[in-house]
RNA sequence: UCAGCAAAAGGCAAACCUAUCGAAAGCUGGGGGCGCAAAGUCACAGGUCUUCCAUUGAUAUAAUGAUGACGGCUGGGCUGCCUGAG
Numbered sequence: 001u002c003a004g005c006a007a008a009a010g011g012c013a014a015a016c017c018u019a020u021c022g023a024a025a026g027c028u029g030g031g032g033g034c035g036c037a038a039a040g041u042c043a044c045a046g047g048u049c050u051u052c053c054a055u056u057g058a059u060a061u062a063a064u065g066a067u068g069a070c071g072g073c074u075g076g077g078c079u080g081c082c083u084g085a086g
Base pairs, nucleotide, nucleotide: 001085002084003083004082011036012035016031017030018029019028021026034072040078041077042076044075045074046073047070048069049068051066053065054064055063056062
């Protein structure tokens, strides 16, 4: 520097259950384990979601803005373990 078929040390932890916080999306802790070679990290670009809020609209629960959320949706930045090859 490149690669991740297999192995190993170690790591993370979906659904679901549960406690807490929140208006909500959802967060955090515990149980759990579907999966993950960056399922580490940064909301930078796109995307998705929320509505205590504003405007438009006028009943379709819409559009735009704002707000917050999601990194286990895609891309990008930074960092890094193990194994193999050079």
This is a predicted structure of an 86-nucleotide RNA (c-di-GMP-I-GGC riboswitch aptamer) from Virgibacillus oceani. The sequence was found by an Rfam model in a public genome assembly. The model forms 90% of the base pairs in the Rfam consensus. The source organism's lineage runs through Bacteria, Bacillati, Bacilli, Caryophanales and Virgibacillus. It matches the Rfam family "c-di-GMP-I-GGC riboswitch aptamer". The literature on the family includes a 2017 paper in Proc Natl Acad Sci U S A by Weinberg et al., "Bioinformatic analysis of riboswitch structures uncovers variant classes with altered ligand specificity".